[in-house]
RNA sequence: UAUCCAUCCAGAGCGGCCGAGAGAUCUGGCUCGUCGACGCCGCAGCAACCACCCGACCGGGCAGGUGCUCAUGCCAGGAUCGAUGGAGG
Numbered sequence: 001u002a003u004c005c006a007u008c009c010a011g012a013g014c015g016g017c018c019g020a021g022a023g024a025u026c027u028g029g030c031u032c033g034u035c036g037a038c039g040c041c042g043c044a045g046c047a048a049c050c051a052c053c054c055g056a057c058c059g060g061g062c063a064g065g066u067g068c069u070c071a072u073g074c075c076a077g078g079a080u081c082g083a084u085g086g087a088g089g
Base pairs, nucleotide, nucleotide: 001089003087004086005085006084007083008082013043014042015041016040017039021032022031023030025078026077027076028075029074044069045068046067049065050064052061053060054059073081
């Protein structure tokens, strides 16, 4: 990182630092936020895409590589939408 595949209404929070916006983008709503949001770090947890194990499918186990931990990707509409995992050149 062209491209392809799968998933995106389930689940899971505390502490420290910082200090004003944040929830991807546009419009409209709504929500979170100086009782400290967002972000970063640590710890904890959730899930099970890949890996590994149960001979294979199914189903299950585990938790090594990722991912995630307000609200359905927050909702509606829009677009060469986006995110995560796997494959692939």